[in-house]
C1' cells in the first nucleotide's frame, strides 16, 4: 500500500511545552480556538479487537494496539415514510460512497 471481516448514539482529562489556526479530504453548515484551541510530551483514564493466565462459565488480570468535544460533528448519491392541493427546505428511517479502529492478507 490492496483485499476481507467485525464494530462506530455509549464511555473516559489534568498537568507541560508551544503559538494560530483547528474539527480527515472538496462544497456547505454548524462547531472549537489568545479564558491558548489543532498538535507534542508525562500522567491519568475509558474501552475490550487480538494474546498469555484464570474459571464449569464468567468475573479479574498480562502483554500488543486503539480512544478520551460534538452520532465518524452533520449534510453532499439514492430509497422509503410522515407532512402538503402538489413541491421545495426541513424533520424520520434504509442502503451506497467516503473515513476511522481492530484482527488478518497481498
Nucleotide at each position: 500500500c490492496u483485499c476481507u471481516u467485525a464494530u462506530c448514539a455509549a464511555g473516559a482529562a489534568a498537568g507541560a511545552c508551544g503559538g494560530a489556526g483547528g474539527g480527515a479530504a472538496c462544497g456547505g453548515g454548524c462547531c472549537c480556538g489568545c479564558u491558548g484551541a489543532u498538535g507534542u510530551c508525562u500522567u491519568g483514564g475509558c474501552a475490550a479487537c487480538c494474546u498469555g493466565g484464570g474459571u464449569g462459565a464468567a468475573a479479574c488480570u498480562u502483554g500488543g494496539u486503539g480512544c478520551c468535544a460534538a452520532c465518524u460533528c452533520c449534510c453532499g448519491c439514492u430509497c422509503g415514510g410522515a407532512u402538503u392541493u402538489a413541491a421545495u427546505u426541513g424533520c424520520c428511517g434504509g442502503g451506497a460512497c467516503a473515513g476511522a479502529u481492530a484482527a488478518g492478507u497481498u

The prediction has a mean pLDDT of 83. The RNA shown here (SAM riboswitch aptamer (S box leader)) has 106 nucleotides and comes from a Cytophagales bacterium. The model forms 97% of the base pairs in the Rfam consensus. It was read from a public genome assembly, where an Rfam model found it. Lineage of the source: Bacteria > Pseudomonadati > Bacteroidota > Cytophagia > Cytophagales.